[in-house]
């Protein structure tokens, strides 16, 4: 140089065209307990990697761009 794949919450990741974007683990804050641990119950935290396009409607399709990881040469 050619080819594939992944990017969505602090980590791992699910979600493949629709109704308020989620799950586990970490973070708080109440509960229980002498205390802690486990357990219960809330909460908080997202430009879904940037632009752009098709669509009434995009995280999801398409194109470019950026990072990353394989494969080939």
């Nucleotide at each position: 140089g050619g080819g594939a794949g992944c990017g969505u919450a602090g980590c791992u990741c699910a979600g493949u065209g629709g109704c308020g974007a989620g799950a586990g683990c970490g973070g708080g804050a109440c509960c229980c307990u002498u205390a802690u641990a486990a357990g219960g119950c809330c909460c908080a935290g997202g430009u879904c990697g940037g632009a752009g396009g098709u669509u009434c409607g995009a995280u999801u399709c398409c194109u470019c761009c950026c990072g990353c990881u394989c494969c080939u040469a």
Transfer RNA from a Planctomycetota bacterium, 73 nucleotides, folded computationally. It matches the Rfam family "tRNA". The prediction has a mean pLDDT of 81.